Predicted 3D model of a 99-nucleotide RNA (c-di-GMP-I-GGC riboswitch aptamer) from Marinobacterium nitratireducens. The source organism's lineage runs through Bacteria, Pseudomonadota, Gammaproteobacteria, Oceanospirillaceae and Marinobacterium. Of the family's consensus pairs, 95% are formed in the model. Its mean pLDDT, the model's own confidence on a scale to 100, is 80.
[in-house]
RNA sequence: CCCGACAAAGGCAAAGCCCGGGUAACCGGGCGGCGCAAAGUUACGGGUCCUUGAUGGGCAUUAAGCUCAGUUGACACAAGGAUCGCCGGACCGCCGAAG
Repeated sequence: CCCGACAAAGGCAAAGCCCGGGUAACCGGGCGGCGCAAAGUUACGGGUCCUUGAUGGGCAUUAAGCUCAGUUGACACAAGGAUCGCCGGACCGCCGAAG
């Protein structure tokens, strides 16, 4: 260094519930504990997810809008965003049996 033990010391915390933030994905805090040897950091590549572009008619306005009807507001694409506990990359790190 690889590696990762029914080892020791410690760490993190899924789902769910409560409070708060966000249009949303999701995020922060509390309870909780499924799991994790990088479940530490980083949205850099890919993936996934969200929003908008993007339903039609009527009315009104400088504009924001109001109202009625309808819809898987689909896929792909574009822009912006979310996720590092999806995979990969980059950076950093605790412990030490066997091999």